[in-house]
Context: one part of a larger RNA
RNA sequence: GAUUGAACGCUGGCGGCAGGCUUAACACAUGCAAGUCGAGCGGUAACAGAUCUAGCUUGCUAGAUGCUGACGAGCGGCGGACGGGUGAGUAAUGCAUAGGAAACUGCCCAGUAGUGGGGGAUAGCCCGGGGAAACCCGGAUUAAUACCGCGUACGCCCUUCGGGGGAAAGCAGGGGAUCUUCGGACCUUGCGCUAUUGGAUGUGCCUAAGUCGGAUUAGCUAGUUGGUGAGGUAAAGGCUCACCAAGGCCACGAUCCGUAGCUGGUUUGAGAGGAUGAUCAGCCACAUCGGGACUGAGACACGGCCCGAACUCCUACGGGAGGCAGCAGUGGGGAAUAUUGGACAAUGGGGGCAACCCUGAUCCAGCCAUGCCGCGUGUGUGAAGAAGGCUUUCGGGUUGUAAAGCACUUUCAGUGAGGAGGAAAACCUUACGACUAAUACUCGUGAGGCUUGACGUUACUCACAGAAGAAGCACCGGCUAACUCCGUGCCAGCAGCCGCGGUAAUACGGAGGGUGCAAGCGUUAAUC
Numbered sequence: 001g002a003u004u005g006a007a008c009g010c011u012g013g014c015g016g017c018a019g020g021c022u023u024a025a026c027a028c029a030u031g032c033a034a035g036u037c038g039a040g041c042g043g044u045a046a047c048a049g050a051u052c053u054a055g056c057u058u059g060c061u062a063g064a065u066g067c068u069g070a071c072g073a074g075c076g077g078c079g080g081a082c083g084g085g086u087g088a089g090u091a092a093u094g095c096a097u098a099g100g101a102a103a104c105u106g107c108c109c110a111g112u113a114g115u116g117g118g119g120g121a122u123a124g125c126c127c128g129g130g131g132a133a134a135c136c137c138g139g140a141u142u143a144a145u146a147c148c149g150c151g152u153a154c155g156c157c158c159u160u161c162g163g164g165g166g167a168a169a170g171c172a173g174g175g176g177a178u179c180u181u182c183g184g185a186c187c188u189u190g191c192g193c194u195a196u197u198g199g200a201u202g203u204g205c206c207u208a209a210g211u212c213g214g215a216u217u218a219g220c221u222a223g224u225u226g227g228u229g230a231g232g233u234a235a236a237g238g239c240u241c242a243c244c245a246a247g248g249c250c251a252c253g254a255u256c257c258g259u260a261g262c263u264g265g266u267u268u269g270a271g272a273g274g275a276u277g278a279u280c281a282g283c284c285a286c287a288u289c290g291g292g293a294c295u296g297a298g299a300c301a302c303g304g305c306c307c308g309a310a311c312u313c314c315u316a317c318g319g320g321a322g323g324c325a326g327c328a329g330u331g332g333g334g335a336a337u338a339u340u341g342g343a344c345a346a347u348g349g350g351g352g353c354a355a356c357c358c359u360g361a362u363c364c365a366g367c368c369a370u371g372c373c374g375c376g377u378g379u380g381u382g383a384a385g386a387a388g389g390c391u392u393u394c395g396g397g398u399u400g401u402a403a404a405g406c407a408c409u410u411u412c413a414g415u416g417a418g419g420a421g422g423a424a425a426a427c428c429u430u431a432c433g434a435c436u437a438a439u440a441c442u443c444g445u446g447a448g449g450c451u452u453g454a455c456g457u458u459a460c461u462c463a464c465a466g467a468a469g470a471a472g473c474a475c476c477g478g479c480u481a482a483c484u485c486c487g488u489g490c491c492a493g494c495a496g497c498c499g500c501g502g503u504a505a506u507a508c509g510g511a512g513g514g515u516g517c518a519a520g521c522g523u524u525a526a527u528c
Stems, first nucleotide, its partner, number of pairs: 001528004006524005013375006019368002021333001026331003030328003035078003040075002043071002047069003050065007085286003094211002097208004103203002108199008116150001118148002126139005156165003170191006178185002212258003219249003224246008261283004265276004288309005311322004339365001341364003347361001348359004378408004388399004412469001414464005422455001427449008472517005477498003483512005493500002
C1' cells in the first nucleotide's frame, strides 16, 4: 500500500447493488417449513344447494335422501431420497484431473407385443371391551388401479439344449347403427397398467498420478497378501466363508499422533509464489449421541421406524411424548452478526386430465454506513478587507470572499397528481388441421374476448414551496502533507519506530490556524 463475513470509538443526509452467528455440531417456548389425487375405492363427519316429510310465525325450524357441488377420517397411488441447513467427522470408503468395466435406473423419449377370465380378504362404518393418556383388543360386515391364483407369451429369464418359468387394472369424455335385465354391452378418444428393447438422466464400482504438519512416531499387518471352490450383491472384488500357500506395506516415510470438509474460486503479488475456502456453484459428510434394518427405482432416510444412552416434558406412577446444523424467534456463549414480516404475482418443485392445492425453495419487504458505487449538503457576486476569535515587534497580520448583503437555482429529501415493465399462461368463443364410423369428445395451430401483481404510496414523469432539512473524523517533532500561543513542569500524560515531558514543549492538555480523507474518519485484529 492492498484486502476483510470484521469489531470498537467519534460522527451520520439520500439512493442502487451486495452481505449479515467466523464463537456453543450449546439447549430450545411458539408458529409455519410436504403434500396431493373423489378422473383408483368403500363412503358422508362438517359446509352449501336440491327434493321430500313434520311443525307452523308463510319463510323459518327440525328430520330424511350422497341426488349435486364438495369432502373429515380411512384403504390405495405418487411424492416425503428433491428442495432447504450445517461443516462435527473425514488426510482418504473424500475431493480434483484423466481413464475404465462387471452394473442398476421411478418419472421422461422412441420402438415392439399385450391389457382375457376368476377368487379370498381387510381398513373404514357398526357393536362390545381395556386404558389417566398415548393408544390397543375382540365380533359382524364391505370396496378398489390393494392382494392372490388360472389362461395366454413376439420379445424376456433359466437350461443338461430335450425342455422349463413368468404379466397386467382399470378410470374418464363422447357416440350413429345393433343388442339390452335400461345398469350397460359395443365402438372410439384420452389417461393409465403389463412385458421387453434402445436412449436420456441419475447412481453404484475400479485404476493412475495429485492432495497439511510431526521421525522427540520406524517398523506395521492375520481376512492380513494371493490362489481354488462356494455364498452374497444391481454389479467386479476377502465383500463373506471353507481349504491351501506365506505373503502384503515401508526412509520415494508405512504405522502412529496432531490439524483440516475438498474444489471452481477469493485475496495479495509485476510474476513466481504466499495466505485462504464467507456469499455463489459442483462434490462429500452429518441431522441430540451410538447402533440397526424396513419400505422403495432410489435411503440405511433432517421434519420415517426400531433398540440403547444423555437431556427435557406429561402422568391417575402402570406408562407415554420430544429432537430448529429448515424460516423466523428465545436463552446462553461472545468483541460481534437481522423480522416470531408479505406473497405464491414471477421462476422452479410435488400431486392432479385439468381447474387447482401445497411450497419459510423462491420472489419481495423490514433492520444494520457491514462493504462497493453514485448523488447531495448549494451557485454567482460581494472589501467597509465589518464584528468576533487568535496573534502581535502594537504598526499590523490572520481567520477571509469566508460571513452579512444582492442576484439565482431546486438535484435529493418533503407534499400532491399521473404512471410503465416484471403477464405469459389458464379460461370462454371461434376458424383450420389431426384422430375417428362421427359434423361428438380430445389434441395442435391461429384470431377475438375476459381476467391474474406480494413488491406497491413501484421505477419513471410532472407540479408546488423554500437555501430551505443534510459534515464530520484523524493528524500537524522526523519517517509524513500540515505551526503558533496558553497551561503543565520527568508531574499529568504521549508513543507505530526513533523518542518527547525536570519553567520559554511546533512531540503532553486546550485554543487559534493548517493538512489529509470525507458520510465517513480513526483504532484494533488478520493476510499478502
Record summary: Predicted 3D model of a 528-nucleotide part of an RNA (small-subunit ribosomal RNA, 5' domain) from uncultured Marinobacter sp. Its mean pLDDT, the model's own confidence on a scale to 100, is 87. The full RNA is in RNAcentral, with records from ENA and SILVA. Lineage of the source: Bacteria > Pseudomonadati > Gammaproteobacteria > Pseudomonadales > Marinobacter.